Background: The RNA shown here (SAM riboswitch aptamer (S box leader)) has 137 nucleotides and comes from uncultured Streptomyces sp. The coordinates come from a structure-prediction model, not an experiment, and the mean pLDDT is 79. Lineage of the source: Bacteria > Actinomycetes > Kitasatosporales > Streptomycetaceae > Streptomyces. The sequence is in RNAcentral, with records from MGnify.
RNA sequence: CUCAUCCAGAGGGGCAGAGGGAACGGCCCGUUGAAGCCCCGGCAACCCUUCCACCGGAUCUCGUGAGGACGCGAGGCACUCCGGCGGGACAGGUGCCAAUUCCGUCCCGUGGCGAGAGCCGCCACGGGGAAGAUGAG
Repeated sequence: CUCAUCCAGAGGGGCAGAGGGAACGGCCCGUUGAAGCCCCGGCAACCCUUCCACCGGAUCUCGUGAGGACGCGAGGCACUCCGGCGGGACAGGUGCCAAUUCCGUCCCGUGGCGAGAGCCGCCACGGGGAAGAUGAG
């Protein structure tokens, strides 16, 4: 830099001792013990491995055209290979185990409120971004 995912899921112990939730704002978590380190456990299924079903292509059979490589049409799914999609297993490589990525931040739409039709402000909801995280390349 590119692609995919981010409203699901899963915590105990030891050391340590005041912070943590990326930034900012809000709101939370924390001396009934934060960050960090270690041990054990778990979740998940991104990569790898493996199994099953289906689809497509090659392969195979028949027909046909052509000088030929081969093309076209029909059939088949026994064998083998490649690709795709869906599902299962979880040995290995990562990741993760408060709150939707905790919510918002920028843009658009809808509704409500403000004297309130428009502009504007605030609130709620919906959609799309940005940023971030994780994996694969």